A computed fold for a 73-nucleotide RNA from a Candidatus Nomurabacteria bacterium, annotated as transfer RNA. Rfam family: tRNA. It is annotated as a transfer RNA. Rfam links the family to the GO term triplet codon-amino acid adaptor activity. It was read from a public genome assembly. Its mean pLDDT, the model's own confidence on a scale to 100, is 80.
RNA sequence: GCCCUGUUAGCUCAGUUGGUAGAGCAGCUCCCUCUUAAGGAGAUGGUCGUAGGUUCGACUCCUACACGGGGCA
Numbered sequence: 001g002c003c004c005u006g007u008u009a010g011c012u013c014a015g016u017u018g019g020u021a022g023a024g025c026a027g028c029u030c031c032c033u034c035u036u037a038a039g040g041a042g043a044u045g046g047u048c049g050u051a052g053g054u055u056c057g058a059c060u061c062c063u064a065c066a067c068g069g070g071g072c073a
């Protein structure tokens, strides 16, 4: 230098042909208990790596860039 791949909640990850983003764990509130742990219920939490483009509409398609991993030279 070129190619492939990944980037989504605090963490680990889903998101099947474009249609207003989810789970588990953690944290918070409540229930249960003499108390803790365990168990049960609920709510909160996201500029989907950045910037553009296409589209009525983009996590999803296109381009560039940043960072991580792998390969070739």
Stems, first nucleotide, its partner, number of pairs: 001072007010025004019056001028042004049065005